This is a predicted structure of a 354-nucleotide part of an RNA (small-subunit ribosomal RNA, central domain) from a metagenome.
Context: one part of a larger RNA
This record gives sequence, C1' cells and structure tokens, in this order.
RNA sequence: UUGGGCCUAAAGCGUCCGUAGCCUAUUUGGACAGUUUCUUGUGAAAUCGUUGAGCUUAACUUAGCGAAUGGCAAGAAAUACUACUAAGUUAGAGACUGGGAGGGGGCAGAGGUAUUCAUGGGGAAGCGGUAAAAUGUUAUAAUCCUUUGAAGACCACCUGUGGUGAAGACGUCUGCCUAGAACAGGUCUGACGGUGAGGGACGAAAGCCAGGGGAGCGAUCCGGAUUAGAUACCCGAGUAGUCCUGGCUGUAAACGCUGCGAACUAUGUGUUGCACUUCUUUCGUGGAAGUGCAGUGCCGAAGUGUAGACGUUAAGUUCGCCGCCUGGGAAGUAUAGUCGCAAGAUCGAAACUU
Repeated sequence: UUGGGCCUAAAGCGUCCGUAGCCUAUUUGGACAGUUUCUUGUGAAAUCGUUGAGCUUAACUUAGCGAAUGGCAAGAAAUACUACUAAGUUAGAGACUGGGAGGGGGCAGAGGUAUUCAUGGGGAAGCGGUAAAAUGUUAUAAUCCUUUGAAGACCACCUGUGGUGAAGACGUCUGCCUAGAACAGGUCUGACGGUGAGGGACGAAAGCCAGGGGAGCGAUCCGGAUUAGAUACCCGAGUAGUCCUGGCUGUAAACGCUGCGAACUAUGUGUUGCACUUCUUUCGUGGAAGUGCAGUGCCGAAGUGUAGACGUUAAGUUCGCCGCCUGGGAAGUAUAGUCGCAAGAUCGAAACUU
C1' cells in the first nucleotide's frame, strides 16, 4: 500500500536475444465491437427528501409525490477516438550499394626482450636478503662476465578521461574465417516497430572434473625474523593454482552504485570516425580551418534535486514497457522445490527482538 519511490537514504535483474502480454507513425474508405447520447423494461421493502394525516406534542407510525439504487438487458442514433477490415504513403525500422575506422570474435603461423635452467670458457670468496638480521646458497667453485642451447609465460615503448564490444572483456606481427557499428547515397520493402512475465544464450576471478604443461609468480604448508604473543605485515624456500584442450560452475564494489526505447528543451570547448566545403602543400592515405552526422570527455543557461550534484551522453519536460522497494535485527538464515560432481547457486520466510 500510494496521486509514493529506485546515483548517494530500502530499491535497476551482470548483459543481451526473444515467446505471451502491454504499447505503437501517417492517409482514405468500410463496418459499428468498445465508447458516447436518447428511449423502454427491470433495479423488493425498509432507509432518505418533501407535503399531509394519526397517537395531547415530539420521537414514532402512516398516505401521496420525489430522489437514489452509480447495475443489467433490449431498441434507436452518432462515428471523433481505440480495436477490426480493405487499400495506400514514407519521416520509424529493415534491406542494398560505396569507400573508410577499430586491442570486436575464432583458428593457424611467425617474432621479440626478460626470466629460469643446462652447457663451454674466464674468474676466486663470498653471494643473497633486510630498518637491522637470520634462515638460505657457495671450494662438488657460487654470485659476477661471456658462448651456445632449452623451456614456459608474457607482449615494454607506441598508450591517449583514445578505440572496439550487449556486458564480461579485448593490446607484438602476418594470413584465413567471421560479426557489428558509424558515415555517404536515397535504389528497394512498406510499420515489418518498442518493451518483454516465463524461456534461452553469453558471462571476470576463484573453484571443480579429465588429459597435458609447469619458466616466473605464488594461497596452503615449512623455516628465519619482529613481538608480551604474531596462526600477520618483512625475509628464504615452496604445493595447489596461474598456462593449454574439452566439460562444469553462474557468481563480483558484474559500478555510471544511474533498466531499455522514443520525442522535446541554451551555449561554449577538447577529442575519435566518416562525409562535404575552403585554404595550403615537399603532391602523400600530407597539413590547417569550417560545416553536418555518429561516438567519447569537460564547463555550464533554463530546469531539477534535501544537498552533493545532474544538466541534448539528464538525475530537465513527457510517453511506452519491464524489473525492484516498503523500519532495524533475526537473515540472504531456516524449510520445501529446482539446478550442480562438489563448493554452492537460485527462489526465500517466520517466531522472537527492538
């Protein structure tokens, strides 16, 4: 419990696709279901209003008339709106064509420095580590310099409030396969659209299963310190893991703590992509200025907001659809269901307390 809300107080599903439903541009006909108007029937009585009457008056009782009964049914009419039906339109949406942009995705190949290890040579007492040390390592020759080789992981500089992607995310180079967006043209389709309960797909890290791989780093564990203690911070080792292939898990401060779509409402200033115009040019996919569209930042009028702030990328003014919230704790717990190998996930209370 509503005429309220959801950036920060409780509250936007992690993201997208999409079924039902809800909503839906514009023109002209048809039909008249909704809708509107009128008429008729019905809508018990009591009650209520009014004018009278009856108890000595009143309350009360009673007669007439009226109102209300916001409903249902039938008939007649209207045709703006909604729905239906028929035929169109092109501003939404989609398709097509064109040249550009991009760490978008997948697969394969190639490369680069560093690290560790191995090997040959040199060299000879320490090295390493810290605030200081010690554990550790070293005459079986370490650390250090150097030759050659192997392995796995990663991809410095460029790198940018820069780009791409629905989100998670994506960064050496080359090739192949593949998806989307922007811009320009205005050729085609002709409302084909928006949202989306259920449902489906994707979804960091950690974790799980099977098989590989294992250089560095490194939970757990073991030592050394510190300390009153030190199950830590610091140091030395180092397992799982991190990596690859195939499956599972389905969660994050999955954040812009801001759902998606559409319309309208001042500017200014950066930057990225495309197109056009002008100037310049060493003539090149060069440079500069301006304009339009699309993205991404900053400031800010109006407006909004408790304020911080937001402000054409709205938290402004409106519309459509979905999700969610209703004092704190108990509690994201218990129970049942569903899913999972498990870990657990999802849905999700109450008693009691304050």
The prediction has a mean pLDDT of 88. RNAcentral holds the full RNA, with entries from SILVA.